[in-house]
Molecule: transfer RNA
Organism: Prymnesium sp.
RNA sequence: GCUCCCGUGGCCCAAUGGAUAAGGCGCCUGACUACGGAUCAGGAGAUUGUGGGUUCGACUCCCACCGGGGGUA
Numbered sequence: 001g002c003u004c005c006c007g008u009g010g011c012c013c014a015a016u017g018g019a020u021a022a023g024g025c026g027c028c029u030g031a032c033u034a035c036g037g038a039u040c041a042g043g044a045g046a047u048u049g050u051g052g053g054u055u056c057g058a059c060u061c062c063c064a065c066c067g068g069g070g071g072u073a
Stems, first nucleotide, its partner, number of pairs: 001072007010025003018056001027043005049065005
């Protein structure tokens, strides 16, 4: 250089073009406990990498770019 895959809360990871973007870990608050842990209940946290396009509607499809990884010479 060419080619393929990936990018979604602090971390991991879902979502057939259609509801308020699901869940786990972690974090915060409360209950429990002598305290802590475990457990239980509740809560906060996402401009879905960036910019455009298609569409009534885009995390999802298309284009360019950025970042990461694999293959190839």